[in-house]
Notes
SAM riboswitch aptamer (S box leader) from Bacillus testis, 108 nucleotides, folded computationally. The coordinates come from a structure-prediction model, not an experiment, and the mean pLDDT is 82. The sequence is in RNAcentral, with records from MGnify. The organism belongs to Bacillus, within Bacteria.

RNA sequence: UCUUAUCAAGAGAGGUGGAGGGAUGUGCCCGAUGAAACCCGGCAACCGUCAAAAUAUUUUUGAAAUGGUGCCAAUUCACACAAAGCAAAAAUGCUUUGGUAGAUGAGA
Numbered sequence: 001u002c003u004u005a006u007c008a009a010g011a012g013a014g015g016u017g018g019a020g021g022g023a024u025g026u027g028c029c030c031g032a033u034g035a036a037a038c039c040c041g042g043c044a045a046c047c048g049u050c051a052a053a054a055u056a057u058u059u060u061u062g063a064a065a066u067g068g069u070g071c072c073a074a075u076u077c078a079c080a081c082a083a084a085g086c087a088a089a090a091a092u093g094c095u096u097u098g099g100u101a102g103a104u105g106a107g108a
C1' cells in the first nucleotide's frame, strides 16, 4: 500500500508521573478534585484453541481470557463529500441513506 470483517455494548474513586489529551481541520469537550506515558487492574471472543451440529472441508452454534493481538470519557465525541426528504423569505438547520477518512483484527 491492497483485500476483507467490525466500529450504539463493555471495562478501577489503584501506584509512579507530572501538562497535556480527545488521528487531521473546525467545533465541542476532558485535564492540578491531576493530562500523556509506564505498572498493576479490568473489558472483550478478531485470529488461534476446544466441543457440538450441519455440510462436505467449509459453515453455524457454544466454551474458555494459561496462546497472538486489541480495547478501557463523550456513537469512531459531532461535523467534514454526495443524494433524498422536512422546516425556513433567505442564511441555514434537522432526519435518513450511501460514500470518504480513521481505528482494530485477519490475509496479501
Stems, first nucleotide, its partner, number of pairs: 001108007012040001014039003020030003024080004041072003046068002049063006076101001081098007
It matches the Rfam family "SAM riboswitch aptamer (S box leader)". A reference for the family is Grundy and Henkin (1998), "The S box regulon: a new global transcription termination control system for methionine and cysteine biosynthesis genes in gram-positive bacteria", Mol Microbiol. Rfam links the family to the GO term regulation of gene expression.